[in-house]
RNA sequence: GGCCACGUAGCCAAGUAGCAAGGCAGCGCUCUGCAAAAGCGCUAUACGCCGGUGCAAUUCCGGCCGUGGCCU
Numbered sequence: 001g002g003c004c005a006c007g008u009a010g011c012c013a014a015g016u017a018g019c020a021a022g023g024c025a026g027c028g029c030u031c032u033g034c035a036a037a038a039g040c041g042c043u044a045u046a047c048g049c050c051g052g053u054g055c056a057a058u059u060c061c062g063g064c065c066g067u068g069g070c071c072u
Base pairs, nucleotide, nucleotide: 001071002070003069004068005067006066007065010024011023012022018055026042027041028040029039030038048064049063050062051061052060
């Protein structure tokens, strides 16, 4: 330098045009002599950035940035 994949909350991660699941972590409660474990409930300005298409974009298109891989 060329090509490919990926970028969603503190962490992992689903979704792939129409109001973004779930788990862990966190907070509160129950239980317990106290804890742990377990159970119940709750929360967050989470879709890398800029532009384009479109009634509507996390999703499609282009560029950029970052991460990983392959080639030279």
Molecule: transfer RNA
Organism: bacterium